[in-house]
RNA sequence: GCCUUGAAGCAAGGGCGGAUUUACGAAUUGUGUCAGGUCCGGAAGGAAGCAGCACUAAGUUUACUUCGCUUUGUGCUUCAAGUUUAU
Repeated sequence: GCCUUGAAGCAAGGGCGGAUUUACGAAUUGUGUCAGGUCCGGAAGGAAGCAGCACUAAGUUUACUUCGCUUUGUGCUUCAAGUUUAU
């Protein structure tokens, strides 16, 4: 010096979970608003509230990224041991 093995460090990739993010999302049993209609009232008004709509929950989904755990016939560096070659 070559090869092999082991350990450590830094990075890369995979898996899992969380955070953040995109979209969807309650027929019934979320909240709000509540056409129509209903109820109370002599009236003025008031009450409850279906459909619809909006916001969202559980859940599903997307992703630049971030945190943790784990993993590797991935890369680089360092150290040690062994084999072998040369001096």